[in-house]
RNA sequence: GUUGCUCGAGGGCAAACCCGUCGCAAGGCGGGGACGCAAAGCCUCCGGUCUCAGGGCCGAUCACUGAGAUAGCGGGGUUGCCGGC
Repeated sequence: GUUGCUCGAGGGCAAACCCGUCGCAAGGCGGGGACGCAAAGCCUCCGGUCUCAGGGCCGAUCACUGAGAUAGCGGGGUUGCCGGC
């Protein structure tokens, strides 16, 4: 430099579920727990999905607007240990 490959070691993260806690909710955080993950480190820029509110409407499970959630839904951006070559 490149790569995650015919991949070694030390490790790292932690789904569902349970307990506690915060939130109207989606869901977040802490503990237990491991389904998985080579960026499952970080960032909502784009798309998706989900929640709450609003007014539109005869009405609506529909579309729109606003505020949120999801980085373990995908794309994109950014940083990076160790090994292989």